[in-house]
Molecule: transfer RNA
Organism: Candidatus Shapirobacteria bacterium CG09_land_8_20_14_0_10_39_12
C1' cells in the first nucleotide's frame, strides 16, 4: 500500500429474507426482611462509528472516511 472481520443503552452481545432496536449483568423506585445479603414487581437509558446514495421505508443493501483486530506484500 493490498484482503478480510468487527463498531449497537455504562458493560458483554443479539437483531433472519429491508419493515421502524432487544436481552443478560449494572443502574434508579418500590414491596418481602430488624437490617445487610436474596428474592419479586415496575422504570429510565440507545435516532446502531460519521457522512453520503439507493428504496415507500435502512442497523440490515452501496459508496466514502475514522477506529479496532487479522492475515499478506513491501522497505528497514
Nucleotide at each position: 500500500g493490498g484482503g478480510c472481520c468487527g463498531u449497537u443503552g455504562g458493560c458483554u452481545c443479539a437483531g433472519c429474507u429491508g419493515g421502524u432496536a432487544g436481552a443478560g449483568c449494572g443502574u434508579c423506585u418500590c414491596g418481602c426482611u430488624g437490617g445487610c445479603a436474596g428474592c419479586g414487581a415496575g422504570g429510565a437509558g440507545g435516532u446502531c462509528a460519521g457522512g453520503a446514495g439507493u428504496u415507500c421505508g435502512a442497523a440490515u443493501c452501496u459508496c466514502c472516511u475514522a477506529c479496532g483486530g487479522u492475515c499478506c506484500a513491501c522497505a528497514a